[in-house]
Context: one part of a larger RNA
Formats: sequence, structure tokens, C1' cells
RNA sequence: UCCGGCGAGUUACUCCUCAGAAGCGUAGGCUAAGCGGCUAGGCUGCGGAGCCACAGCGAAAGCGAGUCCUGUAAAGAGGGCGAUUUAGUUUCUGGGGGUAGACCCGAAGCCAGGGCGAUCUACCCAUGUGCAGAGUGAAGCGCGGGUAACACCGCGUGGAGGCUCGAACAGGUACGGGUUGAAAACCGUUCUGAUGACGUGUGGGUGGGGUGAAAGGCCAAUCAAGCCUGGAGAUAGCUGGUUCUCCCCGAAAUCUAUUGAGGUAGAGCCUCAGGAAAUGUUUGCAGGAGGUAGAGCGACUGGAUGGGCGCGGGGGGGCGAAGCCCCUACCAACCCCAACCAAACUCCGAAUGCCUGUAAAAUGAAUCCUGGGAGGCAGUCGUUGAGCGAUAAUGUCCAACGGCGAGAGGGAAAGAACCCAGAACCACAGCUAAGGCCCCAAAGUGGCCGCUAAGUAUAGCGAAGGAUGUGAACGUGCCGUGACAACUGGGAGGUUGGCUUAGAAGCAGCCAUUCCUUGAAAGAGUGCGUAAUAGCUCACCAGUCCAGCGUGUUCGCGCCGAGAAUGGUCGGGAUUAAGCGGCCCGCCGAAGCUUGGUCUUCAUACUUAUGUAUGAGGGGUAGGGGAGCGUUCCCAUCUGCUGUGAAGCCACCGUGGAAACGAGUGGUGGAGCGUUGGGAAGUGAGGAUGCCGGA
Repeated sequence: UCCGGCGAGUUACUCCUCAGAAGCGUAGGCUAAGCGGCUAGGCUGCGGAGCCACAGCGAAAGCGAGUCCUGUAAAGAGGGCGAUUUAGUUUCUGGGGGUAGACCCGAAGCCAGGGCGAUCUACCCAUGUGCAGAGUGAAGCGCGGGUAACACCGCGUGGAGGCUCGAACAGGUACGGGUUGAAAACCGUUCUGAUGACGUGUGGGUGGGGUGAAAGGCCAAUCAAGCCUGGAGAUAGCUGGUUCUCCCCGAAAUCUAUUGAGGUAGAGCCUCAGGAAAUGUUUGCAGGAGGUAGAGCGACUGGAUGGGCGCGGGGGGGCGAAGCCCCUACCAACCCCAACCAAACUCCGAAUGCCUGUAAAAUGAAUCCUGGGAGGCAGUCGUUGAGCGAUAAUGUCCAACGGCGAGAGGGAAAGAACCCAGAACCACAGCUAAGGCCCCAAAGUGGCCGCUAAGUAUAGCGAAGGAUGUGAACGUGCCGUGACAACUGGGAGGUUGGCUUAGAAGCAGCCAUUCCUUGAAAGAGUGCGUAAUAGCUCACCAGUCCAGCGUGUUCGCGCCGAGAAUGGUCGGGAUUAAGCGGCCCGCCGAAGCUUGGUCUUCAUACUUAUGUAUGAGGGGUAGGGGAGCGUUCCCAUCUGCUGUGAAGCCACCGUGGAAACGAGUGGUGGAGCGUUGGGAAGUGAGGAUGCCGGA
């Protein structure tokens, strides 16, 4: 992992509540224990103790169709709950609740005046036992030396030590191996202690207790309180699982509160039953509230820019100085001119939305009330309007709408949320939506007019900025009295203008009514150049040539700007397109719509043989409601089946809308089993790291 079996809303209660069925009843309904009888898993009679109802109000005493409260000396008035409007009760079944383990499995834990453990291990006690060999050589003692005597020295002897080296023994330092191991702590090499606080045998002592040279260590592979059993089915607002079918409806992820935030309660939203008013919703019309968008501010509150005026201040100066006067390229109030800003500004002010009404229209019960049952209170994306954030986030928090959630189908290559569109079933029928029509791949290599040359683009980024890309439109200047470009020639004189300067001659710099002359034209000079001149050149003019040449604005399509890590635009490919823009015709394309057939729900009509017709419906998670199938057992039934072969199992055939079924066939099997009508449940398996067995 697979197969088989087992495996989860049950049962109890004089309990509560609601619905259905039945009995009695319009003031009543029912017995319980117990007792008697019988055809005895039961039926029947007795039994009224008691329970519910028949009257309420008050905390109560109590009063009573009333009563209680406030308040008064007392009453009235006022308010609350009742009466005036009288129906219940018993049993059964079902929905829900309560109390019980209460749908099933699952803790870590807590407790016990229950028990078992010191054969592991820690320590202690009692009693035994073990430690090859080698080395060192303390005290003491002897002899000799030495001393006044000691001390002291030497040589021997001696054999001390938590002494040294090193086996057994005890340990476990380092590295390697092992790590689904040979082993739930081992193996190899290496290493430490090895007469001691040494090792070891036997016996004894414990659970809030022991023991601990102390690590919360150890107390039988278990220790911040052992193990077994019991309380015990502890508790689990948590996780997982919860078993047949069909039909109808169908949510929520919000508000308020919470020792509340992944729980729960009330409300909103779903469903079922009963009841009620022409209720609701949308549109039109009529009336209304409002301060958003926008706008405005010489209308407030504030902000803020430039200019004018300049109160006041700063700075400088003067005089006869508590003062006065003058100057000011500084700041600057009020006021004026011009132009602005605001969620917490408003003299103004929409569109939508909202509320009310309406003998208007549409829809057609969608509305409201009462009661039974829920689920849900982790949402999410898109568009629009705001806050937070960085005018970031598949970010976060609100609002409105739409979807997903709980929604299949077609499109977007693929894709919860985007676009189209809401799937009862069948069809080798038709029309369309989004999106497409060269091939993959259904449908145009469709028509007309333009644009693009970048493979731009066709599915999918790109800015500021830059550029004789190219097309279009509109201005404007020059031009056969010859433009623009190119080439040839000229480009002069007063004069080296004046000043400055070492020099300044068109060309360092300064000044200037930068003038005058000749001329076709030529600046007191556009740039290069020189120390300064010189030289080259330009403006300007003529000639040659010949037809357009400049410049500006706007729009279309392109170009550059352009950088990311495995391998590529979905692929092939396509250039007057199969790209882009405009107009037009045709076609394809979905579970949409239509057509034909079928099932089913609800409503209406007719009919009632329980059906026919018409109309409107039938996506669906949590969840509500309805109708069925099958399993085991029991009662009755067929006075059923069965060794001429029951159940079970296998194959085939047939039937039903499904669960399923067959009074079908064959095989296997070898002794019980079914139909119909009821009843009762240990009643349906794929999931629970489910349990047991097998492979």
C1' cells in the first nucleotide's frame, strides 16, 4: 500500500418545548405504586394518593377580577401585570433542549488510609573476598664518625606511602568504525587508576519518599516525583473521522456583547409550518432632508507668492543726547494690485444615493407576523470612492457594486476571482455571445481606403530626453527681374578710427549718432592667425548653372534611450500583411437561445382511475424540508419455496428515476429460505498517522 471483517447522534427520565396522530373534553384530562382476574414476553379490572388545566397580582403577609407600585393624613389620578375575548389533558411517534460519558477516537496531567519494585542504579549497614611483577627507599633501629652533652654526618638495616612503572581488576581520554548497527551505547587502536575517598560477592533499607563528592543525577532500556491498579468513558472552547439514494429551497464569513478575539450569546442572512392586510420591490411622477464632487475665499478660519505704499523694527551717521534729526541695496504690519491653497475653511454647490407620498406602470407573494430547525460570526479577488503605506505590495482598513466562495460551459496557450454565459436528461438539428476565421484548429489566404520597414507589431512593460526616419494638415519667407547649394572672381579707400598700451594695425580691453568716399558689392568687421603687422576666411556683390529652396506649428506610424542570471516570440510562418488605423459583407463559435422527445417541482383549470392540459421553474457547499431503497430480528400472511437442491458465491440476460431488484438461465454449493402487510433496531464504510487478520 492493497484485500476482508469490525468501526461513530444511542439509551434512560411522572424532565422542558414544538409539530403530527389518536382518545376524552367546552371545565375537565390522566392515573402512579399497589392489588385482583386471564387465553400470561401480554391483556384486562380496581386503585384519584398525586399531576396539569380551571385566576390573577405581590418578595411576602395577603387581597382577589383584580392586584402591586409611586404618592397622601386618607382617597382619587397615573403606571406594571392580569380579567373583560375561558381549553385543556393523556398516550404514542418525530424535531430540538436539559441531566447523564451523550456522535466516536485522542492527551499531557490530578488524586488514592490500594499494591509491586534497590536482581539495574545511588548511598549506608552487616559479613566475606580480590589486587602478577618491578621500582623508590620515610620513620625507627644498629655500627662508625662527631658533640661537654645533645644536635648533626656517613654506612648499613628497615620497609612507610590516597608514592612510581605496569598485568588482573576498575574506568572510558582521543580518533576511526558503527548510526534501517553484530549491539535501543557496541568494536578497534589509544588512554586513566591500579594498597585505595580501591574493586567485588551475599543479605537488608523507598515514592513528596529514598539516595546523591550535586548532573535534577539515580531508584529495573521509564524520573522536576517510579511502576501497576483504581477514581475513569478525567477534561479537551482543540485536531481527525462520522457509512444508502432521489426531489425542492438555500446561506454566512457582518453588527452588538463577552477574562472576548480560531469559542459563545442576541440581532442580520437560510429553511419549514401556520396566519395576515392589494403588503414588498423596480420605474415614472410629486414632495423632502443633506454639505460630498466641483468651485470659491474683496464670505469666515488658517496657509502662501511677486509687486506698490510703508506703521513699526534692525543697521549707519549727526547734534545742544532720558531727546531730536538725517541716510538705508535689511526685515516688515495695515491697505492696494496680480495670482493661489485647505480632511478637521465655506458666501456657494451638483450628479448619484436616501426618505415620504401616489386609484400611474411593471413584477407577481418576492412583504409582514408567530412558532420549529439551522448553519454562520478566519473570507477573497476585480472595478469605483477614501484612510494608512512610498498617489509600494496577491499589503492593510472602510464604503458601493460584481464575481469566487457554493458555479459547471465557451474565451484569455495554461489560469478560483478577468471577458461571455447561469449546466434537469437525450439528439449525427438550428441561431448567436465573448473571442475568432493562413496551418496546428471550427470559420475569409474576404472587399475598399490609408499607414508602418522597426520583424515595430500580431499574447505581455517602458520614461525623461534625443534625432534632416517617414506620411498628413496648416502657416510663413525667398524665387525665371534666376532663389537654395556648389564653383570662379571681388571683398576696396580715408584708416594703424579714438583711447589704452612696450605694441593694440577689423579681430586683449574700453569708447562711439560704428562716420564718410568709390562702387556691382565690401562691417571702423564673423571666425582662425601674428609679439604687433602679415596671411586665411566670413558677411556682402558679380558671374556660371538652373527650378524650386528655407523655416515654424500640429497630428499618425516608426528609431534611440532599453541591463539578469537552465533554452526560445506557444510553434510553423507571414512584409501593398496572416501587422496597425477606418468602413463594409460573410462565416465559425458555449451546457446561452431555439427545435423535437423525456423526467420532475409548483400554480391554475378540468377531472378525480389519481391523471390530463396549460404556464412558470429544476447550478449548488454549510444547512432546512420532502419521498424512497436495502440489512438483521419479531408478529401475521401466502395453508409460499426447498436434496427433482435453500442460503451464499461466479457469469450472463432482463427491469426500475436512484438506492436497488428479478415469481430469469447456467455453474458452484449442500440445508435452510423467501413474498406481502406491519413492528423493533447493535441498520448501510474509503478515509479516523482507525482496530484485528491476511497478502
This is a predicted structure of a 695-nucleotide part of an RNA (large-subunit ribosomal RNA, domain II) from a Gemmatimonadaceae bacterium. Lineage of the source: Bacteria > Pseudomonadati > Gemmatimonadia > Gemmatimonadales > Gemmatimonadaceae. The coordinates come from a structure-prediction model, not an experiment, and the mean pLDDT is 81.